[in-house]
């Protein structure tokens, strides 16, 4: 110095709840707050999961226009604190 590893130390991040905002929702942003995290830093390449506005189908209403359903399917939406991968990184005992 590099890799692995994770004792100690300096620090770092921030779950849920609640409040405000954005969004159809999942969820995101900010505040509060700490369940936890050695990558709980960044990144949707892979898998998986969440939501279903629009769209399609079904059922019903309806003269037409159209409307209703806590119905079904569906991602181009979302999750990096679901996992794998990629990139980067503080400290230094065994």
């Nucleotide at each position: 110095c590099c890799u692995g590893c994770g004792a100690a130390a300096u620090g770092g991040c921030a779950a849920a709840c609640c409040c405000g905002g954005c969004g159809a929702a999942a969820g995101c942003c900010g505040g509060c707050g700490a369940c936890g995290c050695a990558a709980a830093g960044c990144u949707u390449g892979g898998a998986g999961g969440c939501u279903a506005a629009a769209g399609c189908c079904c059922g019903g209403a309806c003269c037409u226009c159209u409307c209703c359903g806590c119905g079904g399917c569906c991602a181009c939406g979302c999750c990096g604190a679901u996992c794998c991968g990629g990139c980067u990184a503080c400290c230094g005992a065994a």
The RNA shown here (c-di-GMP-I riboswitch aptamer) has 94 nucleotides and comes from a Gemmatimonadota bacterium. It matches the Rfam family "c-di-GMP-I riboswitch aptamer". Rfam links the family to the GO term cyclic-di-GMP binding. Rfam describes the family as follows. GEMM was predicted in a large-scale screen for bacterial structured RNA regulatory elements. Of the family's consensus pairs, 95% are formed in the model. The organism belongs to Gemmatimonadota, within Bacteria. The coordinates come from a structure-prediction model, not an experiment, and the mean pLDDT is 86.